Model confidence (mean pLDDT): 84 of 100.
The part of an RNA shown here (small-subunit ribosomal RNA, 5' domain) has 503 nucleotides and comes from an Actinomycetes bacterium.
[in-house]
Context: one part of a larger RNA
RNA sequence: GGACGAACGCUGGCGGCGUGCUUAACACAUGCAAGUCGAGCGAUGAGGUUCCUUCGGGAAUGGAUUAGCGGCGAACGGGUGAGGAACACGUGAGGAAUCUGCCUUCUACACUGGGAUAACUCCGGGAAACCGGGGCUAAUACCGGAUAUGAAACUUGGUGGCAUCACUGAGUUUGGAAAGUUUUUCGGUAGAAGAUGACCUCGCGGCCUAUCAGCUUGUUGGUGAGGUAAUGGCUCACCAAGGCGACGACGGGUAGCCGGCCUGAGAGGGCGACCGGCCACACUGGGACUGAGACACGGCCCAGACUCCUACGGGAGGCAGCAGUGGGGAAUAUUGGGCAAUGGAGGAAACUCUGACCCAGCGACGCCGCGUGCGGGAUGAAGGCCUUCGGGUUGUAAACCGCUUUCAGCAGGGAAGAAGCGAAAGUGACGGUACCUGCAGAAGAAGCACCGGCUAACUAUGUGCCAGCAGCCGCGGUAAUACAUAGGGUGCAAGCGUUGUCC
Numbered sequence: 001g002g003a004c005g006a007a008c009g010c011u012g013g014c015g016g017c018g019u020g021c022u023u024a025a026c027a028c029a030u031g032c033a034a035g036u037c038g039a040g041c042g043a044u045g046a047g048g049u050u051c052c053u054u055c056g057g058g059a060a061u062g063g064a065u066u067a068g069c070g071g072c073g074a075a076c077g078g079g080u081g082a083g084g085a086a087c088a089c090g091u092g093a094g095g096a097a098u099c100u101g102c103c104u105u106c107u108a109c110a111c112u113g114g115g116a117u118a119a120c121u122c123c124g125g126g127a128a129a130c131c132g133g134g135g136c137u138a139a140u141a142c143c144g145g146a147u148a149u150g151a152a153a154c155u156u157g158g159u160g161g162c163a164u165c166a167c168u169g170a171g172u173u174u175g176g177a178a179a180g181u182u183u184u185u186c187g188g189u190a191g192a193a194g195a196u197g198a199c200c201u202c203g204c205g206g207c208c209u210a211u212c213a214g215c216u217u218g219u220u221g222g223u224g225a226g227g228u229a230a231u232g233g234c235u236c237a238c239c240a241a242g243g244c245g246a247c248g249a250c251g252g253g254u255a256g257c258c259g260g261c262c263u264g265a266g267a268g269g270g271c272g273a274c275c276g277g278c279c280a281c282a283c284u285g286g287g288a289c290u291g292a293g294a295c296a297c298g299g300c301c302c303a304g305a306c307u308c309c310u311a312c313g314g315g316a317g318g319c320a321g322c323a324g325u326g327g328g329g330a331a332u333a334u335u336g337g338g339c340a341a342u343g344g345a346g347g348a349a350a351c352u353c354u355g356a357c358c359c360a361g362c363g364a365c366g367c368c369g370c371g372u373g374c375g376g377g378a379u380g381a382a383g384g385c386c387u388u389c390g391g392g393u394u395g396u397a398a399a400c401c402g403c404u405u406u407c408a409g410c411a412g413g414g415a416a417g418a419a420g421c422g423a424a425a426g427u428g429a430c431g432g433u434a435c436c437u438g439c440a441g442a443a444g445a446a447g448c449a450c451c452g453g454c455u456a457a458c459u460a461u462g463u464g465c466c467a468g469c470a471g472c473c474g475c476g477g478u479a480a481u482a483c484a485u486a487g488g489g490u491g492c493a494a495g496c497g498u499u500g501u502c503c
Stems, first nucleotide, its partner, number of pairs: 001503004006499005013370006019363002021328001026326003030323003035072003040069002043066001048061005079281003089205007098198002103194007111145004120135006151174010207253003214244003219241008256278004260271004283304005306317004334360001336359003342356001343354004373403004383394004407444001409439005417430001420427002447492005452473003458487005468475002
């Protein structure tokens, strides 16, 4: 000098764009953050319309509404950085060792039966959370049978390759489909391929420490088995005695990694906040279930700590989602608006949900832009300060004259973002915002640090090694350009200084 997720002191006009718990992965009141589908199913059936009526109502149509069964989603999106020195990450390969819901393409099929169960109703238990029993019912829920080019397993032949193998021909065995709609449409099943996503293996790379020198028994390898989508000591039985290490094993400390960011001419050094990719975690520890996908933040079970309810028998909870509270701290925001846009889930769609997101609020926290006026004006006014008392300086500065009106203020007009959706009417949170026009008046808007040298800028007074200053050298003990105040000056400027950290 540059930089910052900064803090502190003094000061503070406006706007745009960013950005804002770095500390206690501390504890959390309250609200919201994941639902959706009636065009899968049985029920429920409101307003409305029509008819009848004894004027109480009844019937038909219609379908708003929903708890339940069922489907899809809830594994995404959002948060955090605790742990982890590891194939966690980056990069480059490999998978003849793998899986992949929704989506796309192609081929083939969709025949025929059955038994339940929730909702509902009846009864019972419980303070509650909720639970038990009897009865009834439906399905794109569940379970049989038939069919099979193809698929899987075994036997066997051919071609190819990279050892296991891949492709293909024949034979035996095995198991699978569901409807709804007026049609189109939307779906279902089996197989092949693509795309996407995921998983596994390997080469290389990136911290400190030898005041850590030896480490290891599932350890290293083999055979067989189990397990997995899949290779593998991943697990197990048996066998062998191996494996790693000064090219740093093992141990200890520290740490999420990267694209990148800061600095620097570069080499390098430091950092990993915001944004993007990957990983890990979800009160602490462990476990599996469901599913295409989890060992699952707002799912389940067990144990623990903590908090809450209780009728003392037993239950409920998990903000490292968005706000917000307490606490910690030098320090970090609103319990806001909207689904209008973009994106996501469900749905045929309308639509519903969406604290993702888009906006608004707060903070000079940062960057950028603008303003606080412009021109004239000497008798160099007054006042202040200094003075050798002549004057000098503040200083064209002010007054005064002329002009302008950005920003702020007031008034009038007023968007784009709307492609879309909807039969049409209509549909914008931001927002009466941006922007445009008009009005008035210099009117409402300047501070901070420094002035001994480094380093740009000097005098006076006070103080008297005191009070104090200080980044280094050093100032202060009676003339202090170094302390304090004032005048003047210098530098930056809505900021200026100080502190901290990095280069």